[in-house]
RNA sequence: CACGAUAGCUCAGGGGUAGAGCAGAGGACUCAUAAGCCUAAGGUCGGGAGUUCAAAUCUCCCUCGU
Numbered sequence: 001c002a003c004g005a006u007a008g009c010u011c012a013g014g015g016g017u018a019g020a021g022c023a024g025a026g027g028a029c030u031c032a033u034a035a036g037c038c039u040a041a042g043g044u045c046g047g048g049a050g051u052u053c054a055a056a057u058c059u060c061c062c063u064c065g066u
Base pairs, nucleotide, nucleotide: 002066003065004064005063008022009021010020011019016053025039026038027037046062047061048060049059050058
């Protein structure tokens, strides 16, 4: 100097109030288990400040990683 930090894990989302896959939980199915199916849960988006009606998103500083 560049890139990154978002659910337990791997990652989307780049101004309008946050999602997927996997994992975990419950249900249905089965003689039973697994796979597949259904359902719900799980996040103050690394910390602080600024801009804005509104910030995960833009700007600045800090911390950590590559």
Model confidence (mean pLDDT): 85 of 100.
This is a predicted structure of a 66-nucleotide RNA (transfer RNA) from a marine eukaryotic metagenome.
Its Rfam family is "tRNA". The family's RNA type in Rfam is transfer RNA.
The sequence is in RNAcentral, with records from MGnify.